Predicted 3D model of a 392-nucleotide RNA (Bacterial RNase P class A) from a Geobacteraceae bacterium. Lineage of the source: Bacteria > Thermodesulfobacteriota > Desulfuromonadia > Geobacterales > Geobacteraceae. Its mean pLDDT, the model's own confidence on a scale to 100, is 76. Rfam family: Bacterial RNase P class A. By type it is a ribozyme. About the family: Ribonuclease P (RNase P) is a ubiquitous endoribonuclease, found in archaea, bacteria and eukarya as well as chloroplasts and mitochondria.
RNA sequence: GAAGUAGUCCAGAUGGCCGCUGCCUGCCGAAGCUUUUGCGAAGGCGGGGAGAGGAAAGUCCGGGCUCCAUAGGGCAUGGUGCUGGAUAACGUCCAGCGGGGGCAACCCCAGGGAAAGUGCCACAGAGAGAAGACCGCCCGCCGAAGCCUUGGCGUAGGAGGGUAAGGGUGAAAGGGUGAGGUAAGAGCUCACCAGGUCCGGUGGUGACAUCGGGUGCUCGGUAAACCCCACCAGGAGCAAGGCCAAAUAGGGGAGCGUUAAGGACGGCCCGUCCGUGCUUCCGGGUUGGCUGCUUGAUGCCGUCGGUAACGGCGGCACUAGAGGAAUGGUCAUCACCCGUCGUCGGGUAACCUGCGAUGGGAACAGAACCCGGCUUACGGUCUGCUUCGACC
Numbered sequence: 001g002a003a004g005u006a007g008u009c010c011a012g013a014u015g016g017c018c019g020c021u022g023c024c025u026g027c028c029g030a031a032g033c034u035u036u037u038g039c040g041a042a043g044g045c046g047g048g049g050a051g052a053g054g055a056a057a058g059u060c061c062g063g064g065c066u067c068c069a070u071a072g073g074g075c076a077u078g079g080u081g082c083u084g085g086a087u088a089a090c091g092u093c094c095a096g097c098g099g100g101g102g103c104a105a106c107c108c109c110a111g112g113g114a115a116a117g118u119g120c121c122a123c124a125g126a127g128a129g130a131a132g133a134c135c136g137c138c139c140g141c142c143g144a145a146g147c148c149u150u151g152g153c154g155u156a157g158g159a160g161g162g163u164a165a166g167g168g169u170g171a172a173a174g175g176g177u178g179a180g181g182u183a184a185g186a187g188c189u190c191a192c193c194a195g196g197u198c199c200g201g202u203g204g205u206g207a208c209a210u211c212g213g214g215u216g217c218u219c220g221g222u223a224a225a226c227c228c229c230a231c232c233a234g235g236a237g238c239a240a241g242g243c244c245a246a247a248u249a250g251g252g253g254a255g256c257g258u259u260a261a262g263g264a265c266g267g268c269c270c271g272u273c274c275g276u277g278c279u280u281c282c283g284g285g286u287u288g289g290c291u292g293c294u295u296g297a298u299g300c301c302g303u304c305g306g307u308a309a310c311g312g313c314g315g316c317a318c319u320a321g322a323g324g325a326a327u328g329g330u331c332a333u334c335a336c337c338c339g340u341c342g343u344c345g346g347g348u349a350a351c352c353u354g355c356g357a358u359g360g361g362a363a364c365a366g367a368a369c370c371c372g373g374c375u376u377a378c379g380g381u382c383u384g385c386u387u388c389g390a391c392c
Stems, first nucleotide, its partner, number of pairs: 001388007009380002012334007020051002023048006032039002053364001057375002060373005065237004077233005082096005097111001098109004112228002117226002119222003134167002136163004141158002146153003175193006194218002196215008241291004251282006262274004298317008336361008345352002
């Protein structure tokens, strides 16, 4: 220097001018209250101070909080899935184990069970699974041609059987090499190697590692296919929930009025009841307002414990609470990045570093109850490590 890999940090700064949303505060202050005077909701004019993120995003997980439901247990459904730990909890994080990729730094894994059962395995292929005879190999039988002693032999061929060694198909075809064995073959038998399973020893909390022995056991893949096993999960969400409460309409109670609609009881009247009119009260409830609302599993620093995630203790800090939704615009200077030009220095040169001038750029993106994560988007800076090249 190039390529790679793992992480850290920042997300422009200062000032002027013009604005936006809450909060605190000074003065004025129609209404209203009050005793002259003063207080003073709304509103007006000032002052002070605060005002987005690393992802505020996607809303994919987990929790707090709230309401509803709930004896206990089970089924269904959904999720998770190596081990140990962290945590409020997690599908997250940390440390390991096993497997895989990379020369390496380092990275990836939805990583229980396929030896419980069922299903599926495209195309090709004879056969995709206690499988399969297409070619081949082997053994009988028949047997054109042909031969001979006319009844046999027998090439090609035909039909039957055996065979998983060899070929061929395929991502995948029932361990590998060698020997024995056989008509030809085959763990059929044996030796060695690989794997499985069973038993035991050692190390480790454990996943697991390693060693010894038995057993010819050789059993295809697929569970983000059904399924089995273990564990977890009640539901809905701040439009949760709580409080106040107008007009109109509707519900209920009380009082008055009695026919000012009507109906029931009754032959009729009185009367009673329903209903109705007026007054008044009560509760529900729409619009609306207040609350929930931001001090919290909070942040930073130090220290202690722990390999670490994280936890304990001490100190300091307070950092938006809006709600159709504010946090902005512009100018100047400085800082950052990129290009071009000039120049000091280094170098044979390409080029590099510094300085100056000039032009351009400055990303992704906007809180909406709050936290912990994951994922996705995106501009730059710095550092560690690895490999390669060059020089000393």